[in-house]
Context: one part of a larger RNA
RNA sequence: CGCUAGCGGGAGGCCUAAUACAUGCAAGUCGAACGCUCUGAUUUCGGUCAGGGAGUGGCGCACGGGUGAGUAACACGUACGCAAUCUGCCUUGUGCAGGAGGAUAGCCCUGGGAGACUGGGCGUAAUACUCCAUGGUAUUGUCCAAUUGCAUGAUUGGAUAAUUAAAGCUACGGCGGCACGAGAUGAGCGUGCGUCUGAUUAGGUAGUUGGUGAGGUAACGGCUCACCAAGCCGACGAUCAGUAAGGGGCGUGAGAGCGUGGCCCCUCACACGGGUACUGAGACACGGCCCAGACUCCUACGGGAGGCAGCAGUGAGGAAUAUUGGACAAUGGGCGAAAGCCUGAUCCAGCCAUGCCGCGUGAGUGAAGAAGGCCCUAGGGUUGUAAAGCUCUUUUAGACGUGAAGAUAAUGACGGUAGCGUCAGAAAAAGCUCCGGCUAACUCCGUGCCAGCAGCCGCGGUAAUACGGGGGGAGCGAGCGUUGUUC
Numbered sequence: 001c002g003c004u005a006g007c008g009g010g011a012g013g014c015c016u017a018a019u020a021c022a023u024g025c026a027a028g029u030c031g032a033a034c035g036c037u038c039u040g041a042u043u044u045c046g047g048u049c050a051g052g053g054a055g056u057g058g059c060g061c062a063c064g065g066g067u068g069a070g071u072a073a074c075a076c077g078u079a080c081g082c083a084a085u086c087u088g089c090c091u092u093g094u095g096c097a098g099g100a101g102g103a104u105a106g107c108c109c110u111g112g113g114a115g116a117c118u119g120g121g122c123g124u125a126a127u128a129c130u131c132c133a134u135g136g137u138a139u140u141g142u143c144c145a146a147u148u149g150c151a152u153g154a155u156u157g158g159a160u161a162a163u164u165a166a167a168g169c170u171a172c173g174g175c176g177g178c179a180c181g182a183g184a185u186g187a188g189c190g191u192g193c194g195u196c197u198g199a200u201u202a203g204g205u206a207g208u209u210g211g212u213g214a215g216g217u218a219a220c221g222g223c224u225c226a227c228c229a230a231g232c233c234g235a236c237g238a239u240c241a242g243u244a245a246g247g248g249g250c251g252u253g254a255g256a257g258c259g260u261g262g263c264c265c266c267u268c269a270c271a272c273g274g275g276u277a278c279u280g281a282g283a284c285a286c287g288g289c290c291c292a293g294a295c296u297c298c299u300a301c302g303g304g305a306g307g308c309a310g311c312a313g314u315g316a317g318g319a320a321u322a323u324u325g326g327a328c329a330a331u332g333g334g335c336g337a338a339a340g341c342c343u344g345a346u347c348c349a350g351c352c353a354u355g356c357c358g359c360g361u362g363a364g365u366g367a368a369g370a371a372g373g374c375c376c377u378a379g380g381g382u383u384g385u386a387a388a389g390c391u392c393u394u395u396u397a398g399a400c401g402u403g404a405a406g407a408u409a410a411u412g413a414c415g416g417u418a419g420c421g422u423c424a425g426a427a428a429a430a431g432c433u434c435c436g437g438c439u440a441a442c443u444c445c446g447u448g449c450c451a452g453c454a455g456c457c458g459c460g461g462u463a464a465u466a467c468g469g470g471g472g473g474a475g476c477g478a479g480c481g482u483u484g485u486u487c
Stems, first nucleotide, its partner, number of pairs: 001481003006359004011354001012352002014317001019315003023312003028059003033056002036053007066270003076194007085187002090183007098132004108121005138163011168175002196242003203233003208230008245267004249260004272293001274291002295306004323349001325348003331345001332343004362392004372383004396428001398423005406414001431476005436457003442471005452459002
C1' cells in the first nucleotide's frame, strides 16, 4: 500500500523540515521575615477576627519535561587518581548571636509616552543593606618540632602577628541566624584501555611544544599574558574529508559474528542561528538578562513585542505517526511550621489491527449420502456430516442489577470501570493469499506468443495443472498478501 475486520489485555505511535507557529496551559510558593492597602463580620468605638491585593525579602526557577542539530572528542564506556578541588537544602559536633546607622520599593504628589514602559519629589519597614565590637579547630605571614608518602609534598602539635561573623519570628512548644569541623549527596578535573569509513587525504602545528615569572580559577594546567628555548604530532595512519550523540541494551544467529541504539534507564550536547556575561551553592541558564543577525507581529512612525527540540493543537514537508481530554485520587517535585497552593512531571481516559498476547465467530448427533454446483468412461465421483433436522451450551458482544482493590484517619481523576449475579437467543462476528518446479495444494471452460503472469527458472503461437473465470484443494487466520529494511 491492497483486500478484509468481532472482543479484550498490556505496549508503542513525526524515522521527513533542529521547518514556521494562532490559542490555552506547562513554576511557583511563603503573612510563623517586612511595611502598606482593600473587603466583610463584630464592637464597650479602644479594638478583635476572617479573607483578598500588589510590593520588599527568602527559597525554588540549574530539578522535572523535550530533542539529537553539533560532536570521532577523555563526548561516552570501563578502571584508577586529585597530596590540585567545590558542594544550597539534609545529618552530626563545637562555639557564638553585643551595639549602631543610612536608605529603598510599595503608598502618596507629580511629569513624559499611542503603548510597552519610564522620570522627578515627600515619606516608610524588614531575616534587605552598611558600620563598629567580640572571636577560633578559620584565612594569611613568620618560626619550631614530630610523624609520614611514589614526587611536587602531606598530616599533627606549639609560638607569634594581622584579617574576617550573625537576625530575627513565635500560639513560648519551637522555627530560624553566624563561624568552624566531620559526613552524606551532587559536581569539577586528570590518566590507562576501548570507540566508524576513506591514503584517489602524507605530511601537520606558531600559544604551536617546553621552561621561568605573573594573572586567572573552587582547583591543576598555554587556561591567559610577558620573556626564553625550538620544540611537539605522524604509515602503530598525524592532518584533512565524510558519516555519527555514546552506553546498558535490541534484532538475528548453534555460535563466532553481523546489523542497530525507537520505547525504558545512565551520561553528553542543544534550546530561532551566533556571541557575552550577570545572579547564584550550582547556569554561561528551553518557558532569565544583554548585543548584533534572520524572521513574524504591534505602532500615533518616535518606538516596542516574540521564540512549542514542554503538553495538546495548526500550516508545511512526507509513503507515514494521535486529543486544542480528565485529575492532582496515587507516586514524586517546589514552597510553607502547618492548613494548603502549584505541578501537560505523573496517573488516567480518547484515537490507530502499529506490533505482541489471549479469546470468540458455536458444541453433539445427523444419509451408503437430500437439493444445487462441479467433473464424468453417464455407471458414477466430489462438495460432504458439510447443510437441513434433532438435542444442547452462552465465552465475547447486548440488556438489567450489584459493585471493588488501588486509601495506614480524611481524600478516587480512572469509574458506576474491573469483577460478580440474572436474562434472551446460535443468536451479532471470516477473511486473505496461493495451487508448473523451488513449495503444501488439480481439474473444466475461455483465450490462442493475444490478453496476460513472473521472486528465480520460465509460462502463453488451439486440448495451458503457469494467463482469466468456475468447481475443488493447500496455507495462514482478525488478519492475509505486497513493498522496503536487517540478520
Background:
The prediction has a mean pLDDT of 88. Predicted 3D model of a 487-nucleotide part of an RNA (small-subunit ribosomal RNA, 5' domain) from an uncultured organism. It matches the Rfam family "Bacterial small subunit ribosomal RNA". Gene Ontology terms of the family: structural constituent of ribosome and ribosome.